Predicted 3D model of a 328-nucleotide part of an RNA (large-subunit ribosomal RNA, domain IV) from Microvirga sp. 2TAF3. Model confidence (mean pLDDT): 88 of 100. The organism belongs to Microvirga, within Bacteria. RNAcentral holds the full RNA, with entries from ENA.

Context: one part of a larger RNA
């Protein structure tokens, strides 16, 4: 120097991408405890006091015939240490957003999470030799189950909603008509033959399912404009013309896990704030089961902000241990 440990004057996160790390806390028995809340909870909230030891007393439980043995619990009194939960063991608290409801799974070995599961919700698809799944098949599974069942997809607690659009593509359902395979049919036409014949082509008509066509269907895949003008200051447009569309984005929410411009603008917190919290709406390029927006509780998640706390710093230093080095 390094590693593991142990101590530390004054200051207390100035450190650092970020309190990582390593202190604080930590038990028990009494006092006390807020928002919010799905009335269970938040909650060991937070915050405080007390414990050793000797003596007296009251009350008390179980054995015992009884003397008494074991304990419990309430008060008064006094006694020592630096220090009584005396070593070990043994929560640091709190406030705010974000996400994901929660317990849980998961990348065996660089990601434990906002991924994934859920329970509840939906949409479909199956009447049973069921659908779907595995085999060429026989057979199996489904299920010794029968639509309060089983399978496929989609969301994901609850708690207020879930808006318009069926023109594309899917599904579904529909059969008039239109186009059509083999096939059916055979007017004709060729080659050969003296001919009967053989052969070779081969139109017109009839032929199924699918497309085409007509309807539904968006918790199916998905999609949800523009450009111009207007109100007695300015500005803004409730209005008003035009042009396109299958309809032109509702309700909620918005510089967001989504905002490029941009450290947006105002407020708040700091002395001092590219984060953060509350607003506002100019939403490059949110938006309603590819679910929208709130939500107690819960998170080894993630964001700021505080109180305690410390060698994480200012500034490093000492010490043990075990390497390294240098001799032997």
């Nucleotide at each position: 120097c390094u590693a593991u440990g142990u101590u530390g004057a004054a200051g207390g996160a100035a450190c650092u991408c970020g309190g990582c790390a390593a202190u604080u806390u930590a038990c028990c028995u009494c006092c006390g405890u807020a928002a919010c809340u799905u009335c269970g909870g938040g909650a060991u909230a937070a915050g405080g006091a007390g414990g050793c030891c000797c003596u007296c007393g009251g009350c008390u439980u179980g054995g015992g015939c009884a003397a008494c043995c074991a304990g419990g619990u309430c008060g008064g009194g006094g006694g020592g240490g630096c220090a009584c939960a005396g070593a070990c063991u043994a929560g640091g608290g709190g406030g705010u957003g974000g996400c994901g409801a929660c317990u849980g799974u998961u990348u065996a070995c660089c990601u434990a999470a906002a991924a994934c599961a859920c329970a509840g919700g939906g949409c479909u698809c199956u009447g049973c030799g069921a659908a779907g799944u595995c085999g060429c098949a026989a057979g199996a599974c489904g299920a010794c189950g029968u639509a309060u069942a089983g399978g496929g997809c989609c969301u994901g607690a609850c708690g207020c909603c879930u808006g318009c659009c069926c023109g594309g593509u899917g599904c579904c359902g529909g059969a008039a008509g239109g186009u059509u395979a083999a096939g059916a049919g055979g007017a004709g036409a060729g080659g050969u033959g003296c001919a009967a014949g053989c052969u070779u082509u081969g139109a017109a008509u009839c032929g199924a399912a699918g497309c085409c066509c007509c309807g539904g269907u968006a918790a199916a895949c998905g999609g949800c404009g523009g450009c111009c003008g207007u109100a007695a200051c300015u500005a803004u447009a409730a209005c008003g013309g035009u042009c396109c569309u299958a309809a032109g984005g509702u309700a909620g929410c918005g510089a967001a896990a989504u905002u490029c411009c941009u450290u947006g603008u105002c407020g708040g917190g700091u002395a001092a704030g590219u984060u953060c919290c509350g607003a506002c709406c100019u939403g490059c390029a949110c938006g309603a089961a590819u679910g929208g927006c709130g939500u107690a509780a819960c998170g080894a998640c993630u964001u700021c902000c505080c109180c305690g706390c410390u060698g994480u710093c200012u500034c490093c230093a000492a010490c043990a241990u075990a390497g390294a080095c240098u001799c032997a």